[in-house]
RNA sequence: UGGGGAGUAGCCAAGCUGGCAAGGCACUGGGUUUUGGCCCCAGCACCGCAGGUUCGAAUCCUGCCUCCCCAG
Numbered sequence: 001u002g003g004g005g006a007g008u009a010g011c012c013a014a015g016c017u018g019g020c021a022a023g024g025c026a027c028u029g030g031g032u033u034u035u036g037g038c039c040c041c042a043g044c045a046c047c048g049c050a051g052g053u054u055c056g057a058a059u060c061c062u063g064c065c066u067c068c069c070c071a072g
Base pairs, nucleotide, nucleotide: 001071002070003069004068005067006066007065010025011024012023019055027043028042029041030040031039048064049063050062051061052060
C1' cells in the first nucleotide's frame, strides 16, 4: 500500500432481506431472609466517528478512525 473481516451497555453477544435494540453475567434499587447467598420484580446501550439516501437507518451508500487476518 492492496484485499477480506470486525467495531452494539462494565463484559459476552443476537439483531445486519430498513419500522424507535433479545438474552446471559455484572452493577443499582426494591421484595424475601436474623445477616449474607439463592430466588423474584424493576432499572441501566439510540448501536466506532462524521455526512448522505429515506416518511423512517444498528441495518443501505460515502469518507475517516481502531483492531484482526492474508498478499507485497
This is a predicted structure of a 72-nucleotide RNA (transfer RNA) from Binatia bacterium (SeqCode). The organism belongs to Binatia (SeqCode), within Bacteria. Rfam family: tRNA. Gene Ontology term of the family: triplet codon-amino acid adaptor activity. Rfam classes the family as a transfer RNA.